[in-house]
Context: one part of a larger RNA
RNA sequence: CGCACAUGGUGGAUGCCUAGGCAGUAAGAGGCGAUGAAGGACGUGGUAGUCUGCGAUAAGCUCCGGUUAGCUGACAAACAAGCUCACCCGGGGAUGUCCGAAUGGGGAAACCCACUCAGCUUGCUGAGUAUCCUGUACUGAAUACAUAGGUGCAGGAGGCGAACGCGGGGAACUGAAACAUCUAAGUAGCCGUAGGAAAAGAAAUCAACCGAGAUUCCCUGAGUAGCGGCGAGCGAAAGGGGACCAGCCCAGUUGCCAUCAAUCAAACAACUCUAGUAGAACGAUCUGGAAAGUUCGGCCAUAGACGGUGAUAGCCCCGUAUACGAAAGAUGAGUUUGAGGAGCAACAAAGAGUAGGGCGGGGCACGUGAAACCCUGUCUGAACAUGGGGGGACCAUCCUCCAAGGCUAAAUACUCCUUACUGACCGAUAGUGAACUAGUACCGUGAGGGAAAGGCGAAAAGAACCCCGGAGAGGGGAGUGAAAUAGAACCUGAAACCGUGUGCGU
Numbered sequence: 001c002g003c004a005c006a007u008g009g010u011g012g013a014u015g016c017c018u019a020g021g022c023a024g025u026a027a028g029a030g031g032c033g034a035u036g037a038a039g040g041a042c043g044u045g046g047u048a049g050u051c052u053g054c055g056a057u058a059a060g061c062u063c064c065g066g067u068u069a070g071c072u073g074a075c076a077a078a079c080a081a082g083c084u085c086a087c088c089c090g091g092g093g094a095u096g097u098c099c100g101a102a103u104g105g106g107g108a109a110a111c112c113c114a115c116u117c118a119g120c121u122u123g124c125u126g127a128g129u130a131u132c133c134u135g136u137a138c139u140g141a142a143u144a145c146a147u148a149g150g151u152g153c154a155g156g157a158g159g160c161g162a163a164c165g166c167g168g169g170g171a172a173c174u175g176a177a178a179c180a181u182c183u184a185a186g187u188a189g190c191c192g193u194a195g196g197a198a199a200a201g202a203a204a205u206c207a208a209c210c211g212a213g214a215u216u217c218c219c220u221g222a223g224u225a226g227c228g229g230c231g232a233g234c235g236a237a238a239g240g241g242g243a244c245c246a247g248c249c250c251a252g253u254u255g256c257c258a259u260c261a262a263u264c265a266a267a268c269a270a271c272u273c274u275a276g277u278a279g280a281a282c283g284a285u286c287u288g289g290a291a292a293g294u295u296c297g298g299c300c301a302u303a304g305a306c307g308g309u310g311a312u313a314g315c316c317c318c319g320u321a322u323a324c325g326a327a328a329g330a331u332g333a334g335u336u337u338g339a340g341g342a343g344c345a346a347c348a349a350a351g352a353g354u355a356g357g358g359c360g361g362g363g364c365a366c367g368u369g370a371a372a373c374c375c376u377g378u379c380u381g382a383a384c385a386u387g388g389g390g391g392g393a394c395c396a397u398c399c400u401c402c403a404a405g406g407c408u409a410a411a412u413a414c415u416c417c418u419u420a421c422u423g424a425c426c427g428a429u430a431g432u433g434a435a436c437u438a439g440u441a442c443c444g445u446g447a448g449g450g451a452a453a454g455g456c457g458a459a460a461a462g463a464a465c466c467c468c469g470g471a472g473a474g475g476g477g478a479g480u481g482a483a484a485u486a487g488a489a490c491c492u493g494a495a496a497c498c499g500u501g502u503g504c505g506u
């Protein structure tokens, strides 16, 4: 040095586990904000830090309920000092520093500097003082009336928020195997604005000589008809089957009817939600550290869901089935009251710089094409139901509808969030970036980027005491424990890598 066997170190794979995630289902909620939000800064404990809570009344004050013998949040034990109709849970209220839309002015956020009024303890306390819009009152120029402007008062707005909606404006990479029309795509990003949904919506619609009867969404029609440097690609509609269904008003008079509909407001209020309550039934033997396992014999079940307990428990615990429960707040089916003015008939009316046209664009699956239809920057410009639009150039016939005013639930889209439940989803290099002090540490001037890191044991019983040692580190005894090769660098403990012992070989 090699080989073999044995035994260690290192290392943290694997197995098992889950405190965290992921994806859903069913309900709910779909907003918060000048009564100062979201988010923060700084404080606040008998306490040095971090988290949580809270705000100078500061891990809290108060009222009303629930529940109960313990309590003074977590890391994090002890001590000290206390409380206990407390603590805890639910509902209402009070307090709520400073920044932040931030709003008295300023500002390098959490700071600086004011003014007015009121009060008194005379230097403090309280209130107010931004801008814009709307309304209103009083004032009021050049300029006579006026107007602009100014001032006061009242009401509203502003900012934040995950996705979903509508509108405005709108790329490029890319594909076309290059590239310019085209595509990507009306996508991304930007702006405005709203709602719990939004948008659309009661035919100047389709259809085809038969008829249908607002809109929205799904399946189909169909990768069809078409469009297309007829390239790449783009790509309908009618019809059929479903989901859901709901229709109305204004541009007006008269008459009838006789207070009657929708809707709105208020009061009351079922159910439900925000704490909870009751809730059946088991013992022994054996093994073991421990029984829930074994064996024997029982019991409950509208409860054999889940979870826990020293191994695997219907009957030990928490629960579960089931039956109950609210002073207060929320929701609000429904009832009542008030407002409101419904219905029928006749006659009338029935949306103009509009429809249409020319030019230039855009949207329609449709790239100017034979290109209808819709929108309009510009120029024009009708008719008036004896009328007008459409039926994909255009014309006639025929059919169908009535533009240029408005409202409208449901079926549809989404999930920052709440509750309950589920998973041939993950199990710590997985699953969220984050199971742990995580958007932390750290990096970057900044926008921004962005980790690693879980597991002793049933219970700390976390090793008194002794010895070596530097009052060490570390170790050896002793002790605990079922186990300490479970000793905190702690479950299991693979491999690489490094030793030790024995044998053999050289």
Stems, first nucleotide, its partner, number of pairs: 001505009015491001016455002020426002022423007029415002031160002039099003042055003046079001049075003061093006070083003104113003114129007131157009164195001165193004175182001179229001205212002216243005226234002247407003250351001252347005263339006272330003276324003282297003286293001298315002300304001307317002356380008366392001387402005442449002462490001465477004
A computed fold for a 506-nucleotide part of an RNA from a soil metagenome, annotated as large-subunit ribosomal RNA, domain I. It matches the Rfam family "Bacterial large subunit ribosomal RNA".